The part of an RNA shown here (large-subunit ribosomal RNA, domain VI) has 268 nucleotides and comes from a bovine gut metagenome. It matches the Rfam family "Bacterial large subunit ribosomal RNA". The RNAcentral record of the full RNA draws on SILVA. Its mean pLDDT, the model's own confidence on a scale to 100, is 88.
Context: one part of a larger RNA
RNA sequence: CGCAGGACAUUUGACAAGAGCAUUCCUUAGUACGAGAGGACCGGGAAUGACCGACCGCUGGUAUUCCAAUUGUGUGUAAACACGCAGCGUUGGGUAGCUAUGUCGGGAAAGGAUAAGCGCUGAAAGCAUCUAAGCGCCAAGCCCCCUUGAAGAUGAGAUGUCCCGGACCGCAAGGUCCCUGAAGGCAGGUUGUAGACUACGACCUCGAUAGGACAGAAGUGUAAGAACAGUAAUGUUUUCAGCUGACUGUUACUAAUAUGCCGUGCGG
Repeated sequence: CGCAGGACAUUUGACAAGAGCAUUCCUUAGUACGAGAGGACCGGGAAUGACCGACCGCUGGUAUUCCAAUUGUGUGUAAACACGCAGCGUUGGGUAGCUAUGUCGGGAAAGGAUAAGCGCUGAAAGCAUCUAAGCGCCAAGCCCCCUUGAAGAUGAGAUGUCCCGGACCGCAAGGUCCCUGAAGGCAGGUUGUAGACUACGACCUCGAUAGGACAGAAGUGUAAGAACAGUAAUGUUUUCAGCUGACUGUUACUAAUAUGCCGUGCGG
């Protein structure tokens, strides 16, 4: 820009893409078969591998500063405590998130038309013949079924809902004046399990969108100070403390202010 008014939702599916795997065991049954050795078809059930998809409740990983311990050195006059640097200095743990080695799921079944093949009926050709007319069966393959995209499918589809004025001129399309600026959208802002940007989603005071605060979860593991014991290192008590990024809930304390623009007026 188009899709013969504008808009918001929900959809159909032409077409396209993906998927399509394999093995073992049990049973039928040591049955059929076979002198024996051996050993089924058909049918039923249970697992596994590889591959693919999703997820983080479990098991783990990571988690550049969440907690603790600790070495050297420097600073705050000493101590204490805190901080800088040394690979996050090193070490032990670890929430959210992200993850696999963790968990869950998938390949199916059914149907249609067939290939090779197997047939029925059956002439040409009194016979025979699956084929010439006609009619069946049959594959991991084809179509459909399953998953995803999809109406720029210009053949531009469908359904639901929402919105929109008077006068005059004109056959109408439309034009002029006055009024109007709808539904809806965009910008702006707070942002997200969304994200390179864009896009997508939530919210903007009629508000829990983000931060803060409060409470909790979870992590770390018993802070500092003080008292007591010990010559001291240190230990005990206060104290399952103190601290805490992402998690959960509550709460307008802070910031989402103010607004602007597009879009018209019943439709060839």